A computed fold for a 76-nucleotide RNA from Apilactobacillus apinorum, annotated as transfer RNA.
[in-house]
RNA sequence: UGCCGACUUAGCUCAGUUGGCUAGAGCGCUUCACUAGUAAUGAAGAGGUCGGGUGUUCGAAUCAUCUAGUCGGCAU
Numbered sequence: 001u002g003c004c005g006a007c008u009u010a011g012c013u014c015a016g017u018u019g020g021c022u023a024g025a026g027c028g029c030u031u032c033a034c035u036a037g038u039a040a041u042g043a044a045g046a047g048g049u050c051g052g053g054u055g056u057u058c059g060a061a062u063c064a065u066c067u068a069g070u071c072g073g074c075a076u
C1' cells in the first nucleotide's frame, strides 16, 4: 500500500438487525425519601441526529450504496 471480514446504538458495557405503534437494559449521573451523618436501600427523573451522507419504501437502528474510524486475516 492492496484485498477480505467483523464492529460503530445513552457517560461506560451492551441488547434490539424475518423493516412496523412512542429506541431499551445494567452500571453511572441528578432529585427526593430513609439516617445524627455517609453508605446501602426505595421512588422519580434527565441523558440518543442508532458513526456520517445519499437512496429504496407508506414506513429504516434494521435493506442498498458511498464514506470515516476501530479490530482481525491474507498478500506485497
Stems, first nucleotide, its partner, number of pairs: 001075008011027004020058001029045005051067005
The RNAcentral record of the sequence draws on ENA. Its Rfam family is "tRNA". Rfam links the family to the GO term triplet codon-amino acid adaptor activity. From the family's description: Transfer RNA (tRNA) molecules are approximately 80 nucleotides in length. The coordinates come from a structure-prediction model, not an experiment, and the mean pLDDT is 80.